[in-house]
Molecule: transfer RNA
Organism: uncultured Coriobacteriaceae bacterium
RNA sequence: CGGGACGUGGCGCAGCUUGGUAGCGCACUUGACUGGGGGUCAAGGGGUCGCUGGUUCGAAUCCAGUCGUCCCGA
Numbered sequence: 001c002g003g004g005a006c007g008u009g010g011c012g013c014a015g016c017u018u019g020g021u022a023g024c025g026c027a028c029u030u031g032a033c034u035g036g037g038g039g040u041c042a043a044g045g046g047g048u049c050g051c052u053g054g055u056u057c058g059a060a061u062c063c064a065g066u067c068g069u070c071c072c073g074a
Base pairs, nucleotide, nucleotide: 001073002072003071004070005069006068007067010026011025012024013023020057028044029043030042031041032040033039034038050066051065052064053063054062
């Protein structure tokens, strides 16, 4: 320098192909049960999707640029 993969609540991931309310597990908060730890059950809070711009009635999703991590090639 060129090519590719990934980036989504605190953590790990799905959703992207086919644009239409942003979800799952763990964790966290509250309550109930339990003598307590732990555990089980119920309810709840937290992200607008790495960043910027474009297309569109509508973008996590499509397009362009850019940043970070990793891999391959030179």